[in-house]
Context: one part of a larger RNA
RNA sequence: GAGUAGCGAGAGAGGGGUGAGAAACCCCUCCGCCGAAAACCCAAGGGUUCCUGGGGAAGGCUAAUCCGCCCAGGGUAAGUCGGGAGCUAAGGCGAGGCCGAGAGGCGUAGUCGAUGCACAACCGGUUGAUAUUCCGGUACCGCUGUAUUCGCGCCCAUACCGAGCCAUUGUUGCUAAGGGGCUGUCACCUUCGGGUGGCGAACCGACCCACGAUGAGGAGGUAAGCAAUGAGGGGACGCAGGAGGGUAAGUGAACCCAGGCGCUGGUUGACCUGGGGUAAGCGUGUAGGGAGGGGACCAGGCAAAUCCGGGCCCCAUACAUCCUGAGACGUGACGCCGAGCCGAUUGAGGCGAAGUCACCGAUCCCAUGCUGCCGAGAAAAGCCUCUAGCGAGCUGAUACAGCGCCCGUACCCCAAACCGACACAGGUGGGUAGGUAGAGAAUACCAAGGCGAUC
Numbered sequence: 001g002a003g004u005a006g007c008g009a010g011a012g013a014g015g016g017g018u019g020a021g022a023a024a025c026c027c028c029u030c031c032g033c034c035g036a037a038a039a040c041c042c043a044a045g046g047g048u049u050c051c052u053g054g055g056g057a058a059g060g061c062u063a064a065u066c067c068g069c070c071c072a073g074g075g076u077a078a079g080u081c082g083g084g085a086g087c088u089a090a091g092g093c094g095a096g097g098c099c100g101a102g103a104g105g106c107g108u109a110g111u112c113g114a115u116g117c118a119c120a121a122c123c124g125g126u127u128g129a130u131a132u133u134c135c136g137g138u139a140c141c142g143c144u145g146u147a148u149u150c151g152c153g154c155c156c157a158u159a160c161c162g163a164g165c166c167a168u169u170g171u172u173g174c175u176a177a178g179g180g181g182c183u184g185u186c187a188c189c190u191u192c193g194g195g196u197g198g199c200g201a202a203c204c205g206a207c208c209c210a211c212g213a214u215g216a217g218g219a220g221g222u223a224a225g226c227a228a229u230g231a232g233g234g235g236a237c238g239c240a241g242g243a244g245g246g247u248a249a250g251u252g253a254a255c256c257c258a259g260g261c262g263c264u265g266g267u268u269g270a271c272c273u274g275g276g277g278u279a280a281g282c283g284u285g286u287a288g289g290g291a292g293g294g295g296a297c298c299a300g301g302c303a304a305a306u307c308c309g310g311g312c313c314c315c316a317u318a319c320a321u322c323c324u325g326a327g328a329c330g331u332g333a334c335g336c337c338g339a340g341c342c343g344a345u346u347g348a349g350g351c352g353a354a355g356u357c358a359c360c361g362a363u364c365c366c367a368u369g370c371u372g373c374c375g376a377g378a379a380a381a382g383c384c385u386c387u388a389g390c391g392a393g394c395u396g397a398u399a400c401a402g403c404g405c406c407c408g409u410a411c412c413c414c415a416a417a418c419c420g421a422c423a424c425a426g427g428u429g430g431g432u433a434g435g436u437a438g439a440g441a442a443u444a445c446c447a448a449g450g451c452g453a454u455c
Stems, first nucleotide, its partner, number of pairs: 012030006031452004039432004045412002049410001050074006059067002079140002081408004086117002091112003097106003121138005141404009151394002158223004166215005172210002178204002184199006225390002230386004238373004244366003250359004255276006261269001277336002281331003288324004292315004297310002300308002337355001340351003374377001418427002434446004
C1' cells in the first nucleotide's frame, strides 16, 4: 500500500444449558430449504477422517466452550456377502523354439489376467462405534463319521447270452451219372419238301457239402460301482418391437383394532387421530416357453464309444412324454414385528390389539422367452452324456454328530474425507425411486430422510 480488496451461491428467531467468555457449541419450540436430492446403499479412490473422553497453541477466511484440528483410549468378528483356494477375454509373461553383434524381440505348450461365466442365508434383535459377520429363530452347501435301512455286486445260487460238435428238417444253393436237344453244326440218304444218326448250349437233376430253420448240448461270457487331463452336447450371448401373465410399491375402506369426546355455538357420529406387517428355505408344480420318440447300420468326431454326426426304416405330430418356468397357495409362524400402554433417565426394560377386503399398478419377474430385422451378434470351466481306464465291495435314503482355510469388512462416497495446490459455485460409475397434479425420472408443492452451508 491499507484497516483498502476480500471473507467463495443459500433464512433465521426465541427460550434454556455449558462456560472466564456464546450471533455461530448442546437441548427445546417455531420458521425456512432440498426431496430423480442437498435422501439412502455400493464400486472406485482416500486411509482412521469412525466412536468415547479430554484440549484450546496452530489449522477453521471472524469468534469458538465447537470440529474432518490436537492428545489419549477404543472400534472393523463371515462355510453362505466381495475376492482367493474354480473358469476364461483383451492383454501380459513364456520351458523348448525362431530371430538378433549384444541388449533384446517374437512366440508354441503352458501360466497369469474381470470389467464376463460359475457358486450354498434369510428375517428379527443388539453396540458409544460392527453386523446377511455377534445373538435369537429358521435354513442351505461341501466333506467326514456313526446308526438304521432299500437295492446291487464279489463267493454260493439264479437269470440271460452263447462258439465248435451232434440230431432233425428244407418249394434253398452246388454239381456227378443220367435226362434234355436251340431258327445250331457235322456225316449219310433223298421224291429236294425233308428224313435218320453223331456232337452239343440253356434247363432238369440225388447223396456228400454249403446255407437256412428247429432242437439238444454247454466251451465261454454277461449280470456292482467310480470315471477322464480324452470325445460330444450344453454353457452361448446382436438390435428392435408389441402383447400377455404376475409381483413390489401405492390408494381407499362405511370393514377390523387401539386411543380420543372438545379452551368457542355444535360434535357418541357413515365422528376425529393412528395402525391394519412378516424373509430365505421346504411342499405343491400353475399362467407361460421350448424339444418329436424308437430301431438296426456306418469309411466321420486324431484311440474307443451305447454319446455326437450321417443316410435308411417304423411310430407320432399330441390336452401325449420330457425339459424349463414367474407367481399364487400351504408351511416356516402357538414365532417375530406391531399402534398404544406401563416403567426407567442413578438408566431397563416389560405388556402387546387388529394384522382383512377392494382398486390401481410398474422401467421389476416370467424373459438370455416370443415375433421381426440385417450389420449376423466372446471364450473357458462348472453341468450332462460317452467311452478309455480303475475296480471288490458300492450307490441311494433317513436320523444324529463333527468339521468348514486365507484376505476385505470402521468411516466418507455427487463429497469439507475422492480428482481439482484450498473445508474450491467444477468433475466423478452403479443401485433404490413414496404422495398430489402431470405423458413423464420434466416442473411445482410435500413424505421418509437430510440441511439452515464458518463471519